[in-house]
The prediction has a mean pLDDT of 79. Predicted 3D model of a 155-nucleotide RNA (c-di-AMP riboswitch aptamer (ydaO/yuaA leader)) from Paenibacillus hemerocallicola. Of the family's consensus pairs, 92% are formed in the model.

């Protein structure tokens, strides 16, 4: 000097998820503010079958591969033994669509997500009105150039 880890402070990200009051050893109760569901008229829909439907979220769709049954053939009296497949379940590899590079848009380069959870046969849109959430987790920054807008020093 350089890398790595771990703490703590103080920025900063994703996310509605933040700021306050009363009490105060708590507990627990409020208010803005944000964010979300339900719920008329009008519009929309409208009938039969099969597959239930639906809400948070950026999280949709496609394909190709394995692997499997309570399905389904075949062998048998049976039990077991073989094949074959569907939701759906791994993996891959795209894809709507959504973030990040420390002020704001533009344009451009880079690098990332592309989930998981809820409701329980039940909800289109919706004023009044009802009601519910105020978590969780994290750490980018030499690829910049225009344009605009604060800031802070000197004079």
């Nucleotide at each position: 000097g350089a890398c790595u880890u771990a703490c703590u402070a103080u920025c900063g990200c994703u996310g509605a998820g933040u700021u306050u009051c009363c009490a105060a050893a708590a507990a627990g109760g409020g208010a803005a503010a944000c964010g979300g569901g339900g719920g008329a008229a009008c519009c929309a829909a409208g009938u039969u079958c099969a597959u239930g439907g639906g809400g948070u979220g950026a999280a949709u769709u496609u394909u190709g591969c394995g692997a499997c049954a309570u399905g389904c053939c075949g062998u048998c009296g049976g039990a077991g033994c073989g094949g074959c497949u569907a939701a759906g379940c791994g993996c891959a590899a795209a894809u709507a669509g959504g973030g990040c590079g420390a002020c704001u848009c533009u344009c451009g380069c880079g690098u990332c997500c592309g989930a998981a959870c809820c409701c329980g046969u039940c909800a289109g849109c919706u004023a009044a009105c009802c009601u519910c959430g105020u978590a969780a987790g994290c750490g980018u920054g030499a690829a910049g150039a225009g344009a605009g807008a604060g800031g802070c020093a000197c004079g």
The organism belongs to Paenibacillus, within Bacteria.